[in-house]
Molecule: SAM riboswitch aptamer (S box leader)
Organism: Syntrophomonadaceae bacterium
């Protein structure tokens, strides 16, 4: 950068730096001088590991590897689908579920 797989509606600070930004992209809609981003120390989780029984993936621990620490991956983005809603009926447009996409993490190939 690529492929292959599992996860993404839970859960984490009234702390020191630091000094304008961030929330992947676009579009909207939010956070941010009541302190962004980033570094530190806390904290969370349990993917890799550890231990133990069990025997097929379940219990359990956090000393080590990474993750994570606002808003579901903040929401939508491309297709179906509804006995939802607005309509006199259709579109369109909200709103809901269902699958795909992109993306973000471990682990394992290239």
């Nucleotide at each position: 950068c690529u492929c292959u797989u599992a996860u993404c509606c839970a859960g984490a600070g009234u702390g020191g730096a630091g000094g304008a930004g961030g929330g992947a992209c676009a579009g909207c809609c939010c956070c941010g001088a009541u302190g962004a981003a980033u570094c530190c120390c806390g904290g969370c989780a349990a993917c890799c590991g550890g231990u133990u029984c069990g025997u097929u993936u379940g219990a359990u621990c956090a000393c080590g590897g990474u993750g994570c620490u606002a808003a579901u991956u903040g929401c939508u983005g491309c297709g179906g689908g509804g006995u939802g809603g607005c309509u006199a009926a259709c579109c369109u447009c909200c709103c809901c579920c269902c699958g795909g996409g992109a993306g973000a993490u471990g682990a394992g190939g290239g």